[in-house]
Molecule: Bacterial RNase P class A
Organism: Pseudomonadota bacterium
RNA sequence: UGAGUCAGUUAAACGGUCGCUGUACCUUGUGGGUGCAGAGGAAAGUCCGGGCUCCAUUGGGUCAGAGCGCCAGGUAACACCUGGGGAGUGUGAGCUCACGGAAAGUGCAGCAGAAAGGAAACCGCCUGAAUGUCAUUCAGGUAAGGGUGAAAAGGUGCGGUAAGAGCGCACCGCGCGGCUGGUAACAGCCGUGGCGAUGGUAAACCCCGCUCGGAGCAAGACCAAAUAGGAAUCCAGUGCCGUGACCCUCGGCGGAUUCGGGUAGGUCGCUUCAGGCGAACGGUGACGUUCGUCGCAGAUGAAUGGUCGUCCACGACAGAACCCGGCUUAUCGACUAACUCGCUAU
Repeated sequence: UGAGUCAGUUAAACGGUCGCUGUACCUUGUGGGUGCAGAGGAAAGUCCGGGCUCCAUUGGGUCAGAGCGCCAGGUAACACCUGGGGAGUGUGAGCUCACGGAAAGUGCAGCAGAAAGGAAACCGCCUGAAUGUCAUUCAGGUAAGGGUGAAAAGGUGCGGUAAGAGCGCACCGCGCGGCUGGUAACAGCCGUGGCGAUGGUAAACCCCGCUCGGAGCAAGACCAAAUAGGAAUCCAGUGCCGUGACCCUCGGCGGAUUCGGGUAGGUCGCUUCAGGCGAACGGUGACGUUCGUCGCAGAUGAAUGGUCGUCCACGACAGAACCCGGCUUAUCGACUAACUCGCUAU
C1' cells in the first nucleotide's frame, strides 16, 4: 500500500419556532402554565423458547403427536449461544455441517452395461479337441486387462501361476483384542485375522435415546347498561360434562345440536424488569458473582409532525400495540480493533 477474514459501536447532527402523546407539579381550576420523557437494529417474519393468564381448589397411568440427535458446558428455557472432536472446503486468516443406527426390517436408484447386492462373464487371456490356406466351433479354467456406469467382489507393488486371483508377502484399508492420553466425543500405539464385516440412501418409512398438557392479551378480571330466567329436538343418573385421546380417582348436575333475542360502553391487565449502564473478581469462552448508578413509549381508526437556518457521512431497509431471550430475512453508509495473503522499501 492493495485485497480479504472476524468482531464491536453507530444509523445523520445542532439551533430557533408552531403543533402531538404520556406523566409530575402549580394555577385565576370545564381552561391554562412549567418540567421530564416519547419507535428499531432489525420494531419485519410469526419460526422457536419462556414469563404471565385461564382450563378445579386434584392426583396417577397408558397412548398418540411433535421436537432434538457427536461430546462437554452456558441459560429461566430452547431447535439458541460457547468451547472441543470429526468430516468437508479455502494458499491462509477462516467458513459450513439435518454429525445416533444400513448385520432389526421394508423400500428406492432411469438409461447404459453380461451383471446393481447374498448380483457376474460382453470383449479378452489360458488349456484341450475337431475342421482347416486365412480361421471357425465346442468343452473347461479365469476375473488381473478393456468396455458400460455415479458406483462393478478393498488399494499399490513384488512374487507365483497354464493363464490369473489375498493365491502368498510388504505397506495401507477393514474387523477383533489390548495399552496410553482425555470428563467425553475421539486420538495415538501394539498385537492378531487374509478378511463377505461385498456398496449407496434414514433431509425415505423405520429402529434407538432424550424432552414435551392445552389454549392464548381478541388470554383474563371487574364495573355499568340492556334483553327473552327464550323456544324446539335428542340423550339422561348403571348417565352426561370437566381445554390432545383414553382409563382410574376427584368435582359438578343437567348435557348435545339448531333457531331466535340483548350488549359491542368503561376501567384494569399496560410497563420496575430473567431491566440498562459502569467497575472489580472468576472463567479459554458463552457467562456468572459482588458493588455502584439510572428509570428509558404505553397509543386504542391508533401519539414524536410541519417549517427556517447551519453543518454533513447527502441519509438505505424501514413504525412499538402484553413483555422478554433467540433465529431468519431486508439494508445506504460512517468509525474502531485484531488477524491473513500479495507487492514495494528499509